The RNA shown here (transfer RNA) has 83 nucleotides and comes from a Synergistaceae bacterium. Rfam family: tRNA. The family's RNA type in Rfam is transfer RNA.

């Protein structure tokens, strides 16, 4: 240069165009224990705001569609292959 794959929370990882973020692991509180470990409950994106609520948020810009992490383009980076 040419092809395929990939990018989601603090970390790993699901998600068929319709509640973004199941599920785990950490992390906070809590029960329990002399105490802890275990285990079990419950909370955990940012930002604004006493609160009630608002907004913003899947690599970056765009496009389509009532609706986009999902499809379209283009760009970054990470992986593989051919050359």
């Nucleotide at each position: 240069g040419c092809c395929g794959g990939g990018a989601u929370g603090g970390c790993g990882g699901a998600a068929u165009g319709g509640c973004a973020u199941a599920c785990g692991c950490g992390c906070g509180g809590g029960u329990u224990u002399c105490a802890a470990a275990a285990a079990c409950c419950c909370g955990u994106g940012g930002c604004c705001g006493c609160a009630a609520g608002g907004c913003c948020g899947u690599g970056u810009g765009g496009g389509u569609u009532c609706a986009a992490g999902u499809c379209c383009c283009a760009c970054u980076c990470c992986c593989g292959g051919c050359a």
Lineage of the source: Bacteria > Thermotogati > Synergistota > Synergistia > Synergistaceae. It was read from a public genome assembly.